[in-house]
């Protein structure tokens, strides 16, 4: 110090989450030791038991217990307060400290700083004075003791008697107090104070060792308290008004003291937007945690203050209390009881129950420190000091160290005869001994008190020495012995975040802080191995701060992300021009006081270190006082003119209000002309019209709005304002002088204005037109379109108060480059031109901004004031308040839920957006498909099986270029289990194989026959065993390879540079051109790559070379005839090489590229025609069944062998084809011309037989040699428009061939039969030239063939293209986008289902606070007091007040509730399609 997460990617805004630290913690797993700390955060819930406040005999009467002593004794005891001591009692002091808790309290409670001239203070210190007398008789009691009584008890009553430092009486008294009066000094005021005078009032206690200790009064101090004040110290305004002793005065009372503290009277005040009152929450501080700090959170332990002591009230005593372990009363609760009545208060220390996630021992000692009492010894002390429990925290130590590679065994992983890792880790060798264990020794903390002795002076005091005193504790610590011996876990390993593999699981089980993992190869689940981080701990949970500049003072924002109020006026407030003077409130500086201690920080020191502790310093940023300074702000005063305002003159405008006037259009009415339609739409219909419409003309009436001018114009604060004119009103502007002299700016509350819609009352109503009605559209159409039409729109008055009220941009002031328009003025004579002021636009520098953009009219640079924002949804909703006639407006949450929501820009994709262009895409043509029959493939159905795959284009005559068996993967049945094949090693044998026989469907089983070779090494064959199998089983969504498609479309990228924060852009865009990102020009781009083109093959022309099996012109020979033969290379042809075409030449156009031309030349002309060639990529496209391959699965079977069946089924649907429907034809006869291929278990000439398929014989050819070979065409004849001499399906019969075998299930032949079909609906396919159409030929596979298929070959050989509006597909540019799985996208609302929180609600039921009335304990105060007392006084009675109780009405705030409202969430529900593209009616805002 940052990181993850919105997107395809980017920048920003913005939330969520994480890494850090901390805790009085808890939980899970684990655990060796010590030191120091800490330990009911919940029920201020209830408490059994024990202890926590006593002490003094040197105050007193005394003697219950104990001891000593004495006496006595029957030896059991008894007697003696005379002694040590002392229960209970009187008295003194203490009990108001110490200890606990945080319920209450938002307060002078706390903190800080002051004040008391308005006060008190026991014990202590200092000083001064005093300390007399009385109380069994004139002159008082009482407890105890004793006696009697009541009661269960607690306790109480009566009688007698008694003491005191108890109580009381008398005396004395000032420097005390009070009154009167004189006087000094001082204070901010009330006033205080000095020195006097006079008068009045009130004291005391004894004990004694005779030293003293006490007692009373006064003053001062110290300590502790009381009161008052300034400032500071929570939340909510959905709490805005509160208050009657209330605010003040006078007088009185009361108090230690001031005071409405209380009372009487008088006045009507007091507090409050700088937040009163109310409600909720809370002890405050020093400090603690965190943070760079400012802050935020917190207040446990320790210290200070406060409050409380079962709940509420009350006083008493006392120096001090309204009193934790005191009293009285009331209430709740618990206990005892003889039922009459009593007792109690752990928020003291332990402990118990309960609550809770959770917090300890019914321990030891007063040794130390401190407290109370006492003269002291001493006693008491759950304060305190110690120990016990708990890893609750912090700190420290240890669990060994060194060597040791066969890198052991085992585990895990692996590419597996091997390697890696665990890992120097272990074993093994050597060393050490902290700790643990055992034994022995053994503290400091202790000073004192007291006793003894001594010294200084005389008791006593001070000092010295000795003795005595330790709970902790035989603890810390030390020494010795022993032996690696006694001691390691937890979490994590996808990213953030350090650390990776295997197995299991298969959207299951589960994980998860956020993002997210898991659907068969999970580094994310569970286990294992390995690793990482911490370590006697490690993780999780909870909470706080941080990161978060995410409430922003330091230190944020508001055009579009959340956010500028609709606008103006203006109150309070905030801020404010120049100069001079004064002052000193703010400000600054010095000094003084205070800021407790502890803590933090620094230094040093003590425990072996550290934690911890001690000493010292610093700090405590604050508050108060005082002295000074005077720049700035403030205040006061003087002055100035530039801010502001006023004056004069001018000129401007749709500025406002009220009145008058005008024409066009529309509608209606009347009259006239006139006749059949008008109107309306995409097309129609409703509607109007023969009772005369529409149209045309004339006249009249009505209401509303003002064409042209008219504009990026003008005016107004905004909303808004438009015919002409008059009156009234307001305003900015310009020019110029003068006047005032800061009069200014902003503006919370407040006031005024405020479009449209809407509301009320009354008018008005032509046109338009919500609602409504009808007609259309549609699946529907409560819409869009059409015909009508009410409210409304208009006027007057009164409400409403909202809009996307927008420049989505608050007001004011100042400053900051330029260019160019417009409006209104002025300089200045002007429609040039130029300058200037005010306004209104565009572009732009700097700057700003996330970017888009803004840019003197700022979103720049600064200043002042106001308003507003803090993730999305819930929600501008609910409740409450205010306003309104209503509609509603305004103010304005929470629960719950999500990890995003959002802005700008980028690249794509898409659009029922735009532009340009191309393609047999359309159009123009030719021929088909869709109708028929058949063939073939598919779906479906069927089946034991109909094996599997391919499924829009891009599956369907596809894998298959050959399913009768085989193929074959499917089904049925029967067999085999190391297997069908091969290899290595091994055992055995000379067999096995084969033949034959039997069984069987076969495989196979059983029997039988025959029984090797040899160079003797062995070979061969079989057999046994072992190791390696096999799978057309799954996953094409794990893959390789191959393939289809977009598409032979023209695109796809890179380097460097430039540009942008960036994704990206540029290049590749623009203007032309091309088949083409082809080329040219231009250009922040310059180049390059993959594609295009070319290079390759075939074909078209020619040349050269070479002529066999090809050819034959010329020469010769020969035949019935044929290159048949000799020869020849001329030609054809064959097959090698070369030439040729490049817009090269000409003309025109053009800058060029290039285009055009019935141009020339040429075999070919603008890519000559074909082929091969397929960029980056898309479709998780196809294929695990060609093959290969990861993983998974089967192993007497999912392997393998065999027979038979099936893949050929058949109501039906679809695709692709063949044959046809005929005369451009069929049939018959004759006749001509190819190319390319194939051939030895083959092609076969030729001959013979058969109607024929074919058969029998026979010859040539391993092929330019032999062989397989054309049809359409042409010539002649016939048929004559018919279901035919068309068409050939189907079926009967008879055959041929292949093959082990043609039943399921072959092809072909002959004969007979002769179906549908007469050119095919909607729709749809191919083709632009040697093409379509048409005709035949060949080949692969193959025994044969279901081939009409596929792949090739040649023959004959057309028509048409105006053109690019439209359909489809594609390319480029641009635009919009809420899409990015990319429009087959996204997404809205109702309804239905489940869950969740919440609003309303008849009612039901709580809580606290207040008010009225009634009642009213204890108690203070007041009155009275016939009774008691000599008296003081008291009992009693009574009045006021009051806790509590009762009752009444209303308010506030909870819980619950039939029913009800909306909201949120939830893989695959229903209905539509509102939004995003012009989203198919542009969207949105208000009503």
């Nucleotide at each position: 110090a940052g990181a993850g997460u919105u997107u395809g990617a980017u920048c920003c805004u913005g939330g969520c989450u994480c890494a850090g630290g901390a805790u009085g913690a808890a939980c899970g797993c684990u655990a060796g030791c010590g030191g120091c700390a800490g330990g009911c955060u919940u029920a201020a819930c209830a408490c059994a038991u024990g202890c926590a406040a006593g002490u003094c005999g040197a105050g007193g009467g005394g003697u219950a217990a104990c001891g000593a002593u004495g006496g006595u004794u029957u030896c059991g005891g008894c007697c003696a307060g005379g002694c040590g001591a002392c229960g209970a009692c009187c008295g003194g002091c203490g009990c108001a400290c110490g200890g606990g808790u945080g319920g209450g309290u938002a307060a002078c409670g706390c903190g800080u700083a002051u004040g008391c001239a308005a006060c008190c203070u026991a014990c202590c210190a200092u000083a001064a004075a005093c300390u007399g007398g009385g109380g069994g008789g004139a002159a008082g009691a009482u407890a105890g003791c004793c006696c009697a009584g009541a009661g269960a008890a607690a306790u109480c009553u009566g009688g007698a008697u008694u003491a005191a430092u108890a109580c009381u009486c008398c005396a004395u008294a000032a420097c005390a107090u009070c009154a009167u009066u004189u006087u000094u000094u001082c204070g901010c005021a009330u006033g205080a104070u000095u020195a006097g005078a006079u008068g009045a009032u009130a004291a005391a206690a004894g004990c004694u060792c005779c030293g003293g200790c006490g007692g009373u009064u006064u003053a001062u101090g110290a300590u502790g308290g009381g009161c008052a004040u300034g400032c500071g110290u929570g939340a909510c305004a959905u709490u805005a008004g509160u208050u009657u002793g209330u605010u003040g005065g006078u007088g009185a009372g009361g108090u230690a003291a001031c005071g409405g503290c209380u009372c009487a009277c008088c006045a009507a005040g007091a507090c409050u937007a700088c937040g009163a009152u109310g409600u909720c929450u809370a002890g405050g501080g020093g400090g603690u945690c965190u943070g760079a700090g400012a802050g935020g959170a917190u207040g446990g332990u320790c210290c200070c203050c406060c409050a409380c002591a079962c709940u509420g009230g009350u006083a008493c005593u006392g120096a001090g209390a309204c009193a934790c372990g005191g009293a009285c009363c009331a209430g709740a609760c618990u206990c005892c009881u003889a039922c009459g009545g009593g007792a109690g208060g752990c928020a003291g220390c332990a402990g118990u129950a309960g609550g809770g996630a959770a917090u300890a021992u019914u321990g030891g000692u007063c040794a130390a420190u401190g407290g109370g009492c006492g003269a002291a010894a001493g006693c008491c002390u759950g304060a305190a000091c110690c120990a016990g429990c708990c890893a609750u925290g912090c700190c420290g130590c240890g669990u060994g160290c060194a060597g040791g590679a066969a890198g052991a065994c085992g585990g895990c992983c692996u590419u597996a005869u091997g390697g890696g890792u665990u890992g120097u880790a272990a074993a093994c060798u050597g060393c050490u001994u902290u700790u643990a264990u055992a034994u022995a020794g053994g503290a400091a903390g202790a000073a004192g008190c007291u006793u003894a002795u001594g010294u200084a002076c005389g008791u006593g005091u001070a000092c010295a020495u000795a003795a005595c005193u330790g709970a902790c504790g035989g603890u810390a610590c030390u020494a010795u012995a022993c032996g690696a011996a006694u001691a390691a876990g937890g979490a994590c390993c996808g990213g953030c975040u350090a650390a990776c593999u295997c197995c299991g699981u298969g959207c299951c089980a589960g994980c998860a802080g956020c993002c997210g993992c898991g659907g068969u190869a999970a580094u994310a689940c569970g286990g294992a191995g390995g690793g990482u981080c911490c370590a006697a701990g490690c993780g999780u949970u909870a909470u706080c701060c941080g990161g978060a500049u995410u409430u922003a003072u330091u230190g944020g924002g508001u055009u579009u992300a959340a956010a500028g109020g609709g606008u103006c006026c203006g109150u309070a407030g905030g801020c404010g021009g120049g100069a001079g003077a004064a002052u000193a409130a703010g400000u600054c500086a010095g000094u003084g006081g205070u800021g407790a201690a502890a803590g933090c920080c620094u230094a040093c020191a003590g425990c072996u270190c550290a934690a911890c502790u001690g000493u010292a310093g610093a700090a405590c940023u604050g508050c108060c006082a005082u002295u000074g300074a005077a720049a700035c702000u403030g205040u006061u005063u003087u002055u100035c003119u530039u801010g502001a305002a006023u004056u004069u003159a001018g000129a401007u405008g749709a500025a406002g209000u009220g009145g008058g006037c005008g024409g066009a259009a529309u509608a209606u009415a009347u009259c006239a002309u006139g006749u059949a339609g008008c109107g309306g739409u995409g097309a129609a219909a409703u509607g109007c019209a023969u009772a005369g419409a529409u149209a045309u003309g004339a006249u009249a009436u009505a209401g509303a709005a003002c064409a042209c001018c008219g504009a990026u114009u003008g005016c107004g604060a905004a909303g808004g304002c438009a015919g002409c004119u008059c009156a009234c009103u307001a305003a900015a502007c310009u020019a110029a002088u003068a006047u005032u002299g800061a009069c200014g700016c902003u503006g919370a509350g407040g006031g005024a204005c405020g479009a449209a819609a809407g509301u009320g009352u009354g008018g008005g109503g032509a046109g338009c037109g919500a609602a409504c009605a009808g007609g259309a559209u549609u699946a529907g159409a409560u819409a869009c379109c059409c015909u009508g039409g009410u409210a409304g729109u208009c006027c007057a008055c009164a409400c409403c108060g909202u809009a996307a009220a927008c420049g989505a941009u608050g007001a004011u002031u100042a400053c900051u480059c330029g260019a160019u328009g417009c409006u209104a003025g002025c300089g200045a004579u002007a429609u040039a031109c130029u300058g200037u002021u005010a306004g209104u636009g565009u572009c732009u520098a700097a700057g700003c901004g996330a970017a888009a953009g803004c840019g003197a009219u700022a979103a720049g640079u600064a200043a002042u004031c106001c308003a507003c924002c803090u993730g999305g949804g819930g929600a501008g909703u609910a409740c409450g308040g205010u306003c309104g006639c209503a509609a509603g407006a305004u103010u304005g949450a929470a629960a719950c839920u999500c990890a995003a929501a959002g802005g700008a820009a980028u690249u794509g994709a898409c659009g029922g957006g735009g532009g340009c262009c191309c393609g047999c895409a359309c159009a123009a043509g030719c021929g088909g498909u869709g109708g028929a029959g058949c063939a073939u493939g598919u779906g479906g159905u069927u089946u034991a099986a109909u094996u599997c795959g391919a499924u829009g284009a891009u599956a369907c005559g596809c894998g298959a270029g050959g399913a009768a068996c085989c193929u074959u993967a499917c089904c049925u049945g029967g067999g085999c289990u190391u297997a069908a094949a091969u290899g290595u090693a091994u055992u055995u044998u000379g067999a096995c194989a084969g033949g034959c026989u039997g069984g069987g469907a076969a495989a196979c089983c059983a029997g039988u026959c025959c029984u090797u070779c040899u160079u003797c090494g062995g070979a061969c064959a079989a057999u046994u065993u072992a190791c390696a199998a096999g799978g057309u089983g799954c996953u094409g969504c794990a893959u390789g390879g191959u393939u289809g498609u977009c598409g032979u479309c023209a695109g796809c990228u890179c380097g460097u540079g430039c540009u942008g924060u960036g994704a990206g852009g540029u290049g590749u865009c623009g203007g032309g051109u091309u088949a083409a990102g082809u080329c040219c020009c231009a250009u922040a781009a310059c180049g390059a790559g993959c594609g295009c083109a070319a290079c390759c093959c075939c074909u078209a022309u020619c040349c050269u070379u070479a002529g066999u099996u090809g050819c034959c012109a010329g020469c010769g020979a020969g035949u019935a005839a044929u290159g048949u033969c000799g020869g020849g290379g001329a030609c054809u042809c064959u097959a090698a090489g070369g030439a040729a075409a490049c817009u090269g030449c000409c003309c025109g156009c053009g800058u060029a590229a290039g285009c055009g031309g019935u141009g020339a030349g040429g075999a070919a002309g603008g890519u000559g025609g074909g082929g091969a060639u397929g960029a980056c990529g898309u479709c998780a496209a196809a294929u695990c069944a060609u093959c290969a391959c990861g993983g998974c699965c089967c192993u007497u079977a999912c392997g393998u062998c065999c027979a038979g069946g099936g893949c050929u089924a058949c109501a039906c649907a679809c695709g692709u084809g063949c044959u046809a429907c005929a005369a451009u034809g069929g049939c018959g006869a004759g006749u001509a011309c190819a190319a390319a291929g194939g051939g030895c278990a083959g092609c076969u000439a030729c001959u013979u037989g058969g109607u024929g398929a074919c058969a029998a014989g026979a010859u040539g050819c391993u092929a330019a040699u032999c062989u397989c070979u054309a049809a359409a065409g042409c010539u002649c004849g016939u048929c004559u428009c018919a279901g035919u001499u068309c068409g050939g399906a189907u079926u009967g019969g008879a055959g041929u061939c292949u093959g082990c075998a043609a039943c399921u299930c072959g092809a072909c032949u002959c004969u007979a039969u002769g179906a549908a079909g007469c050119u095919g609906g909607a729709a749809u396919c191919g083709c632009u030239a040697g093409u379509a159409a048409u005709c035949g030929c060949g080949c692969a596979u193959c025994a044969g063939c279901c081939a009409u298929g596929g792949c090739g070959c040649g023959g004959u050989g057309a028509a048409u293209a105006c053109g690019u509006u439209c359909c489809c597909g594609g390319g480029c540019c641009u635009u919009g986008u809420a899409c990015a799985c990319a429009c087959c996208g996204c997404c809205c609302g109702u309804c239905a289902a489940g869950c969740c929180a919440u609003g309303g609600a008849a009612g039901c039921u709580g809580g606290g606070a207040g008010u009225g009335c009634c009642u009213g304990a204890a108690g203070u105060c007041g009155g009275u007091g016939a009774c008691c007392g000599c008296a003081a006084g008291g009992a009693g009675c009574u009045g006021c007040c009051u806790a509590g109780g009762g009752u009444a009405a209303a308010a506030c705030u909870g819980g619950u509730a039939a029913c009800u409202g909306g909201g949120g969430c939830u893989a695959a529900g229903u209905c539509g399609u509102a939004a995003c593209a012009a989203g198919g009616u542009a969207a949105c805002c208000g009503u």